The prediction has a mean pLDDT of 81. A computed fold for a 73-nucleotide RNA from Chlorogloea sp. CCALA 695, annotated as transfer RNA. NCBI's taxonomy places the organism under Bacteria, Oscillatoriophycideae, Chroococcales, Entophysalidaceae, Chlorogloea. It matches the Rfam family "tRNA".

RNA sequence: CUCCUUGUAGCUCAGUGGAUAGAGCAUCCGCCUUCUAAGCGGAGAGUCGUUGGUUCGAGCCCAACCAGGGAGG
Numbered sequence: 001c002u003c004c005u006u007g008u009a010g011c012u013c014a015g016u017g018g019a020u021a022g023a024g025c026a027u028c029c030g031c032c033u034u035c036u037a038a039g040c041g042g043a044g045a046g047u048c049g050u051u052g053g054u055u056c057g058a059g060c061c062c063a064a065c066c067a068g069g070g071a072g073g
Stems, first nucleotide, its partner, number of pairs: 001072007010025004018056001027043005049065005
């Protein structure tokens, strides 16, 4: 320098262009228990890497850039 791939909640990850973006774990609250753990119910937590573009509509498609990983020279 070129190419590929990944970027979504604190962590690990889902999400076929169309409803208010979800799950597990963790955290907090409640129930249960003599207490704790386990179990059950609930809550909080997101500018979907950044900026632009396409579209009636973008987490999803396109471009550039940033960051991690990989390949080639």